[in-house]
RNA sequence: GGGCGGGUAGCUCAACUGGCUAGAGCAGUGGUCUCCAAAACCGCAGGUUAUAGGUUCGACUCCUAUCCCGCUCG
Numbered sequence: 001g002g003g004c005g006g007g008u009a010g011c012u013c014a015a016c017u018g019g020c021u022a023g024a025g026c027a028g029u030g031g032u033c034u035c036c037a038a039a040a041c042c043g044c045a046g047g048u049u050a051u052a053g054g055u056u057c058g059a060c061u062c063c064u065a066u067c068c069c070g071c072u073c074g
Stems, first nucleotide, its partner, number of pairs: 001073007010026004019057001028044005050066005
């Protein structure tokens, strides 16, 4: 340098046939329970969907360029 896959919450991952307010588990935090704590249960908060453009009534999803990570070919 060429090809392929990936980048979404603090972490691990969903959601993509383009269409409701982007969800789940863990972690965080408040409460119930308990003598206290853990566990369990009920809530809450947390997102520039890598970046910038384009297409569209509408983009996490499609297209282009760039950046980063991994695999691979030379």

About this RNA: Predicted 3D model of a 74-nucleotide RNA (transfer RNA) from Cyanothece sp. SIO2G6. The prediction has a mean pLDDT of 82. Its Rfam family is "tRNA". It is annotated as a transfer RNA.